[in-house]
C1' cells in the first nucleotide's frame, strides 16, 4: 500500500402475513420484524432485516407434499431466475513495500 474479522457512519434494498372476537382498542400463531400517522387501492414515519461471500425480499405460485383453529406454518421447489453500497471512519488479524538504529 493491499486484504481481511468486527463495529460505526453515509446512503440503498425490503416486509409487515394467518385466526379468534365483541370487528378491535383486546388476544391467540409464525418471525428479527406483523408497529404508529394520514388526505387510507395508498402515502409518510419508526423498528427490524438485509446490501453482491447477496435464502433480506420477490417470482414461479391459486405450486408440489405434511401439519394446523388458520396461514409461505414447516419441508420441497433451491444455490432454480431476479435482487439492494461506498477507494467513508475505527478496529483485529495477515501480508508487502519504504524509511532510520
Nucleotide at each position: 500500500g493491499c486484504g481481511u474479522c468486527g463495529c460505526c457512519c453515509u446512503g440503498g434494498g425490503g416486509g409487515a402475513g394467518c385466526c379468534u372476537u365483541g370487528c378491535a382498542u383486546a388476544g391467540g400463531c409464525u418471525g428479527a420484524g406483523a408497529c404508529g400517522g394520514c388526505u387510507c387501492u395508498g402515502c409518510c414515519g419508526g423498528a427490524c432485516c438485509c446490501c453482491u461471500u447477496g435464502a433480506a425480499c420477490c417470482u414461479g405460485a391459486a405450486c408440489c407434499g405434511g401439519g394446523u383453529a388458520a396461514u409461505g406454518c414447516c419441508g420441497g421447489c433451491g444455490g432454480a431466475g431476479g435482487a439492494a453500497a461506498g477507494c467513508g471512519g475505527c478496529c483485529u488479524c495477515g501480508u508487502u513495500c519504504c524509511c532510520a538504529g
The RNA shown here (TPP riboswitch aptamer (THI element)) has 101 nucleotides and comes from Trichlorobacter lovleyi. NCBI's taxonomy places the organism under Bacteria, Thermodesulfobacteriota, Geobacterales, Geobacteraceae, Trichlorobacter. RNAcentral holds the sequence, with entries from Rfam and Ribocentre. RNAcentral records the identical sequence in 2 taxa. The model forms 95% of the base pairs in the Rfam consensus.